This is a predicted structure of an 84-nucleotide RNA (c-di-GMP-I riboswitch aptamer) from Rheinheimera mesophila. Its Rfam family is "c-di-GMP-I riboswitch aptamer". Gene Ontology term of the family: cyclic-di-GMP binding. From the family's description: GEMM was predicted in a large-scale screen for bacterial structured RNA regulatory elements.
RNA sequence: GCGCUCGAAAGGCAAGUCUCCUGAAAGGGAGUACACGCAAAGCUUCAGAUCUAAGGGGAAACCUAUGAUAGCUGGGCUGCCGUA
Numbered sequence: 001g002c003g004c005u006c007g008a009a010a011g012g013c014a015a016g017u018c019u020c021c022u023g024a025a026a027g028g029g030a031g032u033a034c035a036c037g038c039a040a041a042g043c044u045u046c047a048g049a050u051c052u053a054a055g056g057g058g059a060a061a062c063c064u065a066u067g068a069u070a071g072c073u074g075g076g077c078u079g080c081c082g083u084a
Stems, first nucleotide, its partner, number of pairs: 003083002012038002016034002018031005036071001042077003046074003049069003055064003
């Protein structure tokens, strides 16, 4: 350097609960003590899936993403400790 993720250690992230802020909602942000879990639970809406429906459409039922989810799956980019 390439390949690899079966062992160990160190370090990392943080669902949920509570408080505040934000948003029409789904959801998001900050704080808090703990910890469901994660080897990409780092980044990215490119494809699918799912959630919401303010606005728009409709007589109504309802439909609709330009709003979300990267801790739903796949793809892309990057990467720690190691190589037992």
The model forms 95% of the base pairs in the Rfam consensus. The organism belongs to Rheinheimera, within Bacteria.